Model confidence (mean pLDDT): 82 of 100. FMN riboswitch aptamer (RFN element) from Acetobacterium paludosum, 116 nucleotides, folded computationally. Of the family's consensus pairs, 97% are formed in the model.
[in-house]
RNA sequence: GUUUGUCUUCAGGGCAGGGAUUGUUUCCCUACCGGUGGUAUAGCCCACGAGCCGCAAGGUAUGAUUCGGUGUAAUUCCGAAGCCGACAGUUAAAGUCUGGAUGAAAGAAGAUGAUA
Numbered sequence: 001g002u003u004u005g006u007c008u009u010c011a012g013g014g015c016a017g018g019g020a021u022u023g024u025u026u027c028c029c030u031a032c033c034g035g036u037g038g039u040a041u042a043g044c045c046c047a048c049g050a051g052c053c054g055c056a057a058g059g060u061a062u063g064a065u066u067c068g069g070u071g072u073a074a075u076u077c078c079g080a081a082g083c084c085g086a087c088a089g090u091u092a093a094a095g096u097c098u099g100g101a102u103g104a105a106a107g108a109a110g111a112u113g114a115u116a
Stems, first nucleotide, its partner, number of pairs: 003114008017029003031096002033085002035048004043083002051060003065081005087099003
């Protein structure tokens, strides 16, 4: 180092400013955020996870990107302009507030045993 058993730890961010309103971090302008693995570095390419639906198998956000440039290679970098965002709650409709959640988990790191 390969395959594999057991255990431990870790493993999600975000409403600042203004307007309207009896009332909103829920509306409007604007601001801000982006889990894990793969791949030339990815919220919007492929796969997975939490969440949601289902008795279960399983399904599913009926989720979202284009143009130009560099390059062997990039829907990932650089430039520009866009787009998307579980469920329940709420004096009012929420990606950002509160809650399930001091939860769970894709997975990451480590310890230890076995293996040819």